[in-house]
Context: one part of a larger RNA
């Protein structure tokens, strides 16, 4: 030196575990904010660096309700206190709530500086205390996704690239709501019919569009979910006001308000009759019920054996509307917490029902006259949206230029015309079925188990890096219980170790479960 055996060190894989995550389901909630938010700064404890809580009343104050023996957070220790005159703790409602921040007296390099007004203290100045002092018109600022609108790429694909695609996507801006948007046919359809919208299945990768390339890609019909319909403008009537005119009696026009009225089998006004009721999608108040935000009761097992420990096995029992689950010194229906089930609210809130109340809501006949949304419909040019790229291009929107009819009317049915069919634009509202989850509660998983699972199981968006925008870790496990090694010895030692002691175990000793490999030793054997 090599090999082997044994035994250690180092190291932290593996196994086991789970406080944390991930993905869903059901229910709730879907907002907070000038009564100052979200988010912070600084304080606040007997001792106090961090987290948590709180705010100069500062790990807290008050009331009410629950609860009933311990308590002063994580978090040990000492000290000092609180508590059956009911503490700590839990719920509800209040009080307090520094400074910054929309930040709002003015300023400012956020958490700071400096004013003014009123009142008070003082004889006055100065200083101090308390309250107030923004702009503008009713809103601001913040918030995860969903939704609507405005504005809007490129990489990429086309095996290059320009139309095209990616994509009306990403990003940016504005806005609402718990949903939003859409919505009661100037709709579809096709000789038969349907009857607002929305979503799902299907239709269908079909009809089509397309340098007919790459690609893009419907609709009707059918089946389901959920269903709900309404209000104005106008004609006409009335009142008030203004203006004009007047023979001062009025008349006319306009404006405002009220009544009226709302549609295609046209309807309404108007004229003539008739009716006083029916229903509703529900404003406010009251009552009841139910639920939420603390809680209460809650069955039934012992023995010896093994063991450090019994829940194990054995023996003999019991409960069960409870054999979900968790804990307890190993594996417990009957030890503990619970579970099934049955109950409970001073206070606050939601929902439902009922009662009263506010609000809305109707017919028949006649058809002479009047009304039925105008710079609108439509057209030209240029664009955009439609599955549809200008095409034979309908339909919808409009920058620009033109510009109707008005019920014997008008629009649509994919150029256009006729017939036919369907509808009534140029005003508005509308629940449900649908989308989403920053958040709360309950639960689930052929999801992860500490290099995994969120970046974060732990003082994690921390430490650290960067001028900044921003980037961004590592780090879990003694033991059933600290019983965390009194005392002695070696040693310079508050290092480390040897005894002793604890413990089932200390090769479980805090660098602490298990403790692989690489790597480094020691002892012995063999070989050289």
């Nucleotide at each position: 030196a090599g090999c082997g055996u044994a035994u250690g060190g180092c190291g932290g894989a593996u196994g086991c575990c789970u406080u944390g995550g991930c993905u869903c389901u059901c229910a709730g909630a879907g907002g907070c904010u000038a009564u100052g938010a979200a988010g912070g700064a600084c304080g606040u404890g007997a001792u106090a660096a961090g987290c948590u809580g709180c705010g100069a009343u500062a790990a807290g104050c008050u009331a009410c309700g629950g609860g009933g023996a311990g308590g002063a957070g994580c978090a040990a220790a000492u000290a000092u206190c609180c508590u059956u005159u009911a503490a700590u703790c839990c719920g509800u409602a209040g009080a307090u709530u520094u400074c910054c921040g929309a930040a709002u007296a003015g300023g400012g390099c956020a958490a700071c500086c400096u004013g003014c007004u009123a009142u008070g203290u003082u004889g006055a100045a100065g200083a101090c205390a308390u309250a107030g002092c923004g702009c503008c018109u009713c809103g601001c600022g913040c918030a995860a996704a969903c939704c609507c609108g405005g504005a809007g790429a490129a990489c990429u694909g086309a095996a290059a690239c320009a139309u095209c695609u990616a994509a009306g996507u990403a990003c940016c801006c504005g806005g609402u709501g718990g949903a939003a948007a859409a919505g009661a046919a100037a709709a579809c359809a096709a000789a038969a019919g349907u009857g607002a919208u929305u979503g799902c299945c299907c239709c269908a990768g079909u009809a089509g569009c397309g340098g007919c390339g790459a690609g893009c890609g419907a609709a009707a019909a059918g089946g389901c979910a959920a269903u709900a319909g309404c209000c104005c403008a106008a004609a006409c009537c009335a009142a008030a006001g203004u203006u004009g005119u007047u023979u001062c009696g009025g008349c006319a026009a306009c404006u405002u308000u009220g009544g009226g009225g709302u549609u295609g089998u046209a309807g309404g006004a108007c004229u003539a009759c008739a009716a006083u009721g029916u229903g509703g999608a529900c404003u406010u108040u009251g009552a009841a019920u139910c639920u939420a935000u603390a809680g209460u009761a809650g069955a039934a097992g012992c023995a010896g054996a093994u063991g450090g420990a019994a829940a194990u096995a054995u023996g003999c029992g019991c409960c069960a509307u409870a054999g979900a689950g968790g804990g307890u010194g190993a594996a417990a229906g009957c030890c503990c917490c619970g579970u099934a089930u049955a109950c409970a609210a001073a206070a606050u809130a939601a929902a439902u029902u009922c009662a009263a109340u506010a609000c809305c809501u109707a017919g028949u006949a006649g058809u002479a006259u009047c009304c039925u949304g105008a710079g609108u419909a439509a057209g030209g040019c240029g664009g955009g949206a439609c599955a549809u790229g200008u095409g034979u291009a309908a339909u919808c929107c409009u920058g620009u230029c033109u510009g109707a009819a008005u019920c014997c009317a008008c629009c649509a049915g994919a150029a256009c015309c006729a017939u036919c069919u369907g509808g009534u634009a140029a005003g508005g509202c509308u629940a449900a079925a649908u989308a989403c989850u920053c958040c709360u509660g309950a639960g689930a998983g052929a999801c992860c188990g500490a290099u995994a699972g969120c970046g974060a199981a732990c003082u994690a968006g921390u430490a650290c890096u960067g001028u900044g925008a921003a980037g961004g870790a590592a780090a879990g496990g003694u033991g059933a219980a600290a019983a965390g090694u009194a005392c002695c010895c070696c040693g310079a030692a508050c290092a480390g170790g040897g005894g002793a002691g604890u413990g089932a175990a200390a090769u479980a000793g805090a660098a602490c479960c298990u403790g692989a490999a690489a790597c480094c030793g020691u002892a012995c054997g063999c070989u050289u």
Large-subunit ribosomal RNA, domain I from a Bacteroidota bacterium, 528 nucleotides, folded computationally. Taxonomically the source falls in Bacteroidota (Bacteria, Pseudomonadati). It matches the Rfam family "Bacterial large subunit ribosomal RNA".